RNA sequence: UGCGGGAUAGUCUAAUGGUAGGACGAGCGGCUCUGAACCGCUUAAUCUUGGUUCGAAUCCAAGUCCCGCAA
Numbered sequence: 001u002g003c004g005g006g007a008u009a010g011u012c013u014a015a016u017g018g019u020a021g022g023a024c025g026a027g028c029g030g031c032u033c034u035g036a037a038c039c040g041c042u043u044a045a046u047c048u049u050g051g052u053u054c055g056a057a058u059c060c061a062a063g064u065c066c067c068g069c070a071a
Base pairs, nucleotide, nucleotide: 001070002069003068004067005066006065007064010024011023012022013021018054025043026042027041028040029039030038047063048062049061050060051059
């Protein structure tokens, strides 16, 4: 420098263009003599800026960062 892939709760990971879900974590409660485990509830996210669309995490363009390949 060129090409390809990726960016979603604190962490990991899903999501045919149509309510952003799960696990771990955290908080509260239950259980227990206490704690662990277990059970219930809650918490919290789409990299940025534009465009297309009735509607965008998803499609398009540009940008930032990360990974890989080639030279």